Predicted 3D model of a 356-nucleotide RNA (Bacterial RNase P class A) from a Polyangia bacterium. The gene name in the source record is rnpB. Of the family's consensus pairs, 97% are formed in the model.
[in-house]
RNA sequence: CGAGUGGCCCGUGCGGCCGCCGGCAGGGGCCCCCGGGCCCUCUGCCGGAGGAAAGUCCGGGCUCCACAGGGCAGGACGGUCCGUAACGCGGACGCCGGGUGACCGGCGGAAAGUGCCACAGAGAACAGACCGCCCCGGCCCCUCGGGGUCGGAGCAAGGGUGAAACGGUGGGGUAAGAGCCCACCGCUCCUGCGGCGACGCUGGAGGCACGGCAAACCCCGUCCGGAGCAAGACCAAGCAGGGGACCGGGUGGCCCGCCCGAAGUCCCCGGGUAGGUCGCUAGAGGCGGACGGCAACGUCCGUCCCAGAGGAAUGGCCGCACUCGACAGAACCCGGCUUACAGGGCCACUCGCCUC
Numbered sequence: 001c002g003a004g005u006g007g008c009c010c011g012u013g014c015g016g017c018c019g020c021c022g023g024c025a026g027g028g029g030c031c032c033c034c035g036g037g038c039c040c041u042c043u044g045c046c047g048g049a050g051g052a053a054a055g056u057c058c059g060g061g062c063u064c065c066a067c068a069g070g071g072c073a074g075g076a077c078g079g080u081c082c083g084u085a086a087c088g089c090g091g092a093c094g095c096c097g098g099g100u101g102a103c104c105g106g107c108g109g110a111a112a113g114u115g116c117c118a119c120a121g122a123g124a125a126c127a128g129a130c131c132g133c134c135c136c137g138g139c140c141c142c143u144c145g146g147g148g149u150c151g152g153a154g155c156a157a158g159g160g161u162g163a164a165a166c167g168g169u170g171g172g173g174u175a176a177g178a179g180c181c182c183a184c185c186g187c188u189c190c191u192g193c194g195g196c197g198a199c200g201c202u203g204g205a206g207g208c209a210c211g212g213c214a215a216a217c218c219c220c221g222u223c224c225g226g227a228g229c230a231a232g233a234c235c236a237a238g239c240a241g242g243g244g245a246c247c248g249g250g251u252g253g254c255c256c257g258c259c260c261g262a263a264g265u266c267c268c269c270g271g272g273u274a275g276g277u278c279g280c281u282a283g284a285g286g287c288g289g290a291c292g293g294c295a296a297c298g299u300c301c302g303u304c305c306c307a308g309a310g311g312a313a314u315g316g317c318c319g320c321a322c323u324c325g326a327c328a329g330a331a332c333c334c335g336g337c338u339u340a341c342a343g344g345g346c347c348a349c350u351c352g353c354c355u356c
Stems, first nucleotide, its partner, number of pairs: 001352010012321007020048010030037002050327001054338002057336005062228004069256004074224005079093005094107005108219002113217002115213003130159002132155002135152007167185006186208001187206004192201003232278004241269006247261004285304008
């Protein structure tokens, strides 16, 4: 200097005038029996959308359901260990695969059973002979070698087909061959050692049963009450009931258990109200430090309060600057995952080239 890998941050800024929402303080008005107030207005100060606020995909907090206890069905996850409130998330490690590498991807079980592997190919799971290799016999040709054809008995080592061919390389052996035998590798099992573990290392035995697909059905292990802020609580206002079931009902389906009620509960049709307050923002919170831990993260100390709208708060005008502004606006709140993102910046590492 070039190419790459992994991670992090910003994402318009400043000034002036008017306007919006919340909080605090003060002044005035109004109402009220004194305190006082879901009341109105003025002034000042403070704060006011995101890394994804998005998708609604997971996990929870919280609220309600008088069982949440068991089972069936159903669903989710899946290497090991750890973290966490929890998870399908995160960290570390293990093995397999890709890459020169930094790094990236994958992950229970195929000897429990069933099923599928098109086409091509001889043959696709206890398979198989197209081209071929070798031997024996008959016949023909021929310049000794040898060639062709028919039949028989062998082979699966070589070639081909295919995504994949029933271990690989080398040697021996054989008529030619084959784990037929041997060495090494692979595979299976066993001992010892290391590790919490997945696994790793050393040694030994065995010619050796074992294709792929389980995001195919399935098997194994672990986990799973339901509904959801339109949850729910309180206040105010308003109407009109009628029919049916029966032992009724109890927040995914079914069963058992348990519980509630006895004129109760549920179902259907119809009517009224959809007004106000709370829930609603102090949190599994942010920031800083110390300690523990490889890390995720945990403990302790200190410090800060950082949106709560309610048909939905950030708008309008002007000036300057320049990276000329991307994706895009909270609606109960958190932990994650996934998707979108103009432009800019930072850190660490890898490879290549050049120079010293």
Notes
The prediction has a mean pLDDT of 78.